Predicted 3D model of a 72-nucleotide RNA (transfer RNA) from a Patescibacteria group bacterium.
RNA sequence: GCCGCUAUCGUCUAGGGGCUAGGACGCCAGGUUCUCAUCCUGGUAACCCGGGUUCGACUCCCGGUAGCGGUA
Numbered sequence: 001g002c003c004g005c006u007a008u009c010g011u012c013u014a015g016g017g018g019c020u021a022g023g024a025c026g027c028c029a030g031g032u033u034c035u036c037a038u039c040c041u042g043g044u045a046a047c048c049c050g051g052g053u054u055c056g057a058c059u060c061c062c063g064g065u066a067g068c069g070g071u072a
Stems, first nucleotide, its partner, number of pairs: 001071007010025004018055001026044006048064005
């Protein structure tokens, strides 16, 4: 250089056209406890960037960026 894969809450991830963008861990608050931990309840916070297609895009297409792998 070329080819392929991947990119979603702080972290790991689900989601393959109309979702309130879900779950686990974390964090915060409350309950329980003499206190801490455990446990229970609630909350918190995300679609890598730019364009296109579409009535509608996290999702499809093009380009870019970053990471990983392959190849000479």
The source organism's lineage runs through Bacteria and Bacteria candidate phyla.
It was read from a public genome assembly.
The prediction has a mean pLDDT of 83.